[in-house]
Context: one part of a larger RNA
RNA sequence: CUGGGUGUAAAGGGCACGUAGGCAGUGAAUCAGGUUGAAAGUAAAAGCCUCCAAAAACUAUUGGAAUGCUCUCGAAACCAAUUCUCUUGAGUGAGACAGAGAAGAGUCGAAUUUCAUGUGUAGGGGUGAAAUUUGGAGAUCUACGAAGGAAUGCCAAAAGCGAAGGCAGCUCUCUAGGUCCCUAUCGAUGCUGAGGUGCGAAAGCAUGGGGAGCAAACAGGAUUAGAUACCCUUGUAGUCCAUGCCAUAAACGAUGAGUGUUUGCCCUUGGUCUACGGGGAUCAAGGGCCCAGCUAACGCAUGAAACACUCCGCUUAGGGAGUAUGGUCGUAAGAUCGAAACUU
Numbered sequence: 001c002u003g004g005g006u007g008u009a010a011a012g013g014g015c016a017c018g019u020a021g022g023c024a025g026u027g028a029a030u031c032a033g034g035u036u037g038a039a040a041g042u043a044a045a046a047g048c049c050u051c052c053a054a055a056a057a058c059u060a061u062u063g064g065a066a067u068g069c070u071c072u073c074g075a076a077a078c079c080a081a082u083u084c085u086c087u088u089g090a091g092u093g094a095g096a097c098a099g100a101g102a103a104g105a106g107u108c109g110a111a112u113u114u115c116a117u118g119u120g121u122a123g124g125g126g127u128g129a130a131a132u133u134u135g136g137a138g139a140u141c142u143a144c145g146a147a148g149g150a151a152u153g154c155c156a157a158a159a160g161c162g163a164a165g166g167c168a169g170c171u172c173u174c175u176a177g178g179u180c181c182c183u184a185u186c187g188a189u190g191c192u193g194a195g196g197u198g199c200g201a202a203a204g205c206a207u208g209g210g211g212a213g214c215a216a217a218c219a220g221g222a223u224u225a226g227a228u229a230c231c232c233u234u235g236u237a238g239u240c241c242a243u244g245c246c247a248u249a250a251a252c253g254a255u256g257a258g259u260g261u262u263u264g265c266c267c268u269u270g271g272u273c274u275a276c277g278g279g280g281a282u283c284a285a286g287g288g289c290c291c292a293g294c295u296a297a298c299g300c301a302u303g304a305a306a307c308a309c310u311c312c313g314c315u316u317a318g319g320g321a322g323u324a325u326g327g328u329c330g331u332a333a334g335a336u337c338g339a340a341a342c343u344u
Base pairs, nucleotide, nucleotide: 003316004315005314006313007298008297012312014199015198016197017196021192022191023190025086027084028083029082030081033079034078035075036074037073038072040070041069042068048064049063089189091185092184095180096179097178101175103173104172105171106170107169113147114146115145117143118142123134124133160167161166204245205244206243207242208241209240213239214238219233220232221231256311257310258309259308260307261306264289265288266287267286268285269284270283271282272281273280274279293300294299317344318343319342326337327336328335329334
């Protein structure tokens, strides 16, 4: 330098933006660096193959190879370069549309809990059964009122939106992206992306608030041979808010991103056109089947795991081990990069 792979066997980075790099539309002209054709020179000798003589051996001779390099004369398809061109890729604009997309502010109702008052009397609560527990200092139940925090029932769906994490009461402000449709404009402005930067559930950490319900830890009651559990009664961190860290998940579609090509059927969401029938056509998105093909099989199957191309990450027997050491990051917890001996 090269190979086979990556849904489930080892292996897709949690996700995006983007630097270098790699790769990349159409037509034309120029150029001749790469490329390609021919000729020449050179590639010391020895050595290698060969020829010849001789043969015990040394040695001498003939031709060739040495796939290279240099120079000269050509070619111009491809790659590169330079200058123009085009519109299909990419973008911008006009007109519509859908949405739990993000941030900030305000706010309604149901319910739980607590408190106050009235009524009222002996249980309530809990379980497989109980007990711990609560209650004559008046509970549970019931009526009315108040406080406070958190989450948003129905609508609700294989639904929608978002790069992923994720996003759901209602209203306002501000903000980002997407789809459709005419085509107007620009004219390759593209794809991927080592490093890098940003975002990134939950738990956890720091400071200050808040604290209704739930609930690690802790405590008690049961169960049990035991029960550091499952069940029950309490209950603190936490869960919530603001600001700053942490950077990990079965971060899953266990399936990287982009582009093109490929049998059909059914449903749903948002547009456009035609129509007015519960119809048809066409884009974009979300689901269910299935042909070819692929696959070890399961299965995937126009949203591919099919057929191809471009770029990146990763993998290379099990354990040792995501450990040790060292570096970087972090207040810490720890994260990240990441072996070997040995053993089967």
Predicted 3D model of a 344-nucleotide part of an RNA (small-subunit ribosomal RNA, central domain) from Capsicum baccatum. Rfam family: Bacterial small subunit ribosomal RNA. The RNAcentral record of the full RNA draws on Rfam. The coordinates come from a structure-prediction model, not an experiment, and the mean pLDDT is 86.